RNA sequence: UCUCGACAAUGGCAAACCGACGGUGACGUCGGGACGCAAAGCCACGGGUCUCCAGGAGACAGCCGGGCUACCGAA
Numbered sequence: 001u002c003u004c005g006a007c008a009a010u011g012g013c014a015a016a017c018c019g020a021c022g023g024u025g026a027c028g029u030c031g032g033g034a035c036g037c038a039a040a041g042c043c044a045c046g047g048g049u050c051u052c053c054a055g056g057a058g059a060c061a062g063c064c065g066g067g068c069u070a071c072c073g074a075a
Stems, first nucleotide, its partner, number of pairs: 004073002012037002017032006035062001041068003045065003048060005
């Protein structure tokens, strides 16, 4: 360094639900809240699911695959 992921250590993120706001909507942002997560960090490239004003346009990265980056260092 690569792979890997421990009854290790420092930490991190935050589901459902509630409130406010935005949006036609899926859903998103902020606050609360924790089901969980070793990439639950980022990317819409492929598949998939969802929405709509259905020509097409959009949403979901915590659905799967893939790409990029990253803390720690037992076996």
Predicted 3D model of a 75-nucleotide RNA (c-di-GMP-I riboswitch aptamer) from a Deltaproteobacteria bacterium. Lineage of the source: Bacteria > Pseudomonadati > Myxococcota > Myxococcia. It was read from a public genome assembly, where an Rfam model found it. It matches the Rfam family "c-di-GMP-I riboswitch aptamer". About the family: GEMM was predicted in a large-scale screen for bacterial structured RNA regulatory elements.